The RNA shown here (SAM riboswitch aptamer (S box leader)) has 109 nucleotides and comes from an Acidobacteriota bacterium.
[in-house]
């Protein structure tokens, strides 16, 4: 690294350093000199993947559970909203469901 498969309306912070952007791009909308995003320190969330412990299953190996040692993630806002295509509703301008496009994590030509 194309690609397959799962997930995405919970959930989680201070400090330091820096100076003016930041939320995937465009369009709103939010956040940000009462201090952003980058980096660095220690914390924390989480359970995607090894390990570990329990359970079923004859079992390889699958499931279902528990715990958080290790790799990954990650710590405003529903992926912030929004795209497309059905449907529902028409005192309505919303809803619902698929798809699409990001983002993680497993594998991986």
């Nucleotide at each position: 690294g194309a690609g397959u498969c799962a997930u995405g309306c919970a959930g989680a912070a201070c400090g330091g350093u820096u100076g003016a952007g930041a939320g995937u791009c465009c369009g709103g909308c939010u956040c940000g000199a009462u201090g952003a995003a980058c980096c660095c320190g220690u914390g924390c969330c989480a359970a995607c993947c090894u390990g570990u412990c329990c359970c079923g299953c004859a079992a390889a190996g699958c499931g279902g559970g528990a715990a958080a040692a290790g790799g990954u993630g990650g710590c405003a806002a529903u992926g912030c909203c929004a795209u497309u295509c059905a449907c529902c509703a028409a005192g309505g301008a919303g809803g619902u469901g698929a798809a699409g496009c990001c983002a993680u994590g497993a594998c991986g030509a």

It was read from a public genome assembly, where an Rfam model found it. The source organism's lineage runs through Bacteria, Pseudomonadati and Acidobacteriota. Model confidence (mean pLDDT): 84 of 100.